RNA sequence: GCCGGCGUAGCUCAGCCUGGCAGAGCACACGCCUCGUAAGCGUGGGGUCCCGUGUUCAACUCACGGCGCCGGCU
Repeated sequence: GCCGGCGUAGCUCAGCCUGGCAGAGCACACGCCUCGUAAGCGUGGGGUCCCGUGUUCAACUCACGGCGCCGGCU
């Protein structure tokens, strides 16, 4: 230099193909349970969906450019 994959909650990732309320598990906070702790159960807080532009009534999702990480080729 070329090609491909990935980037969404503190962490691991769904959701993207086929545009229409932003989610799960773990973690965290509180409560229930217990003599108490853990486990278990319930509730809750937590998001610039990597950045910019475009298309659209509407973009995490589509198009283009950029940045970062990983892999392959040279």
The prediction has a mean pLDDT of 84.
A computed fold for a 74-nucleotide RNA from a Nitrososphaerota archaeon, annotated as transfer RNA.
The sequence is in RNAcentral, with records from ENA.